[in-house]
The RNA shown here (Guanidine-I riboswitch aptamer) has 100 nucleotides and comes from Halopseudomonas salegens. NCBI's taxonomy places the organism under Bacteria, Pseudomonadati, Gammaproteobacteria, Pseudomonadaceae, Halopseudomonas. The model forms 100% of the base pairs in the Rfam consensus.

RNA sequence: CCAAUGGACAUCUAGGGUUCCGACCUGCCAGGCAGGUGACUGGACCGAGAGUUGUCGACCUCCAGCGGGGGUUACACGGCGGGAUAAAAGCCCGGGAGAC
Numbered sequence: 001c002c003a004a005u006g007g008a009c010a011u012c013u014a015g016g017g018u019u020c021c022g023a024c025c026u027g028c029c030a031g032g033c034a035g036g037u038g039a040c041u042g043g044a045c046c047g048a049g050a051g052u053u054g055u056c057g058a059c060c061u062c063c064a065g066c067g068g069g070g071g072u073u074a075c076a077c078g079g080c081g082g083g084a085u086a087a088a089a090g091c092c093c094g095g096g097a098g099a100c
Base pairs, nucleotide, nucleotide: 007056008055009054010053012051015046016045020043021042022040023037024036025035026034027033028032057073058072059071060070061069062068063067075095077098081093082092083091
């Protein structure tokens, strides 16, 4: 100086809305049914590249070596707008546009 890798999945959280359950309000043919409300705490659900935790993978190294031990896995400011889902979001477009 150049090349390659710098990854995948899951848990949890920040956050998010309202198809379902529940709650509340209204009506009715009233042991229920229908409509409305997420400026309804919830159940459940979606959920981070730049948040958490873990497993696997990758790289380096050691050993009594088809197995196991140790280490590393860095840095990261970020619109507007659009998309999906019932709907929305720190989800996806996106380590984007841009900034430094």